[in-house]
Molecule: c-di-GMP-I riboswitch aptamer
Organism: soil metagenome
RNA sequence: GCAAACUCGUCGAAAGCCGGGGACGCAGAGUCACGGGGCUACCGCGGUAAUCCGCCAUGCCAGCCGGGCCGCCA
Numbered sequence: 001g002c003a004a005a006c007u008c009g010u011c012g013a014a015a016g017c018c019g020g021g022g023a024c025g026c027a028g029a030g031u032c033a034c035g036g037g038g039c040u041a042c043c044g045c046g047g048u049a050a051u052c053c054g055c056c057a058u059g060c061c062a063g064c065c066g067g068g069c070c071g072c073c074a
Stems, first nucleotide, its partner, number of pairs: 001026002006021004011016001024063001028070001030069003034066003037061003044055004
């Protein structure tokens, strides 16, 4: 310097983002979805009498790992 969980509010179908409070931690817990991995499933597909169930990423996670870029110290 950043800010987890939790909490209040907002957006979103959700995962989750953002804002306030709050600090578990982090020497890059800066940035980028390129690779791996994980999360959600609106829409779509299939099943069911129905409720629902299963599959599915173009959505999401950078505080899961690797990598690119930028940065700090010796």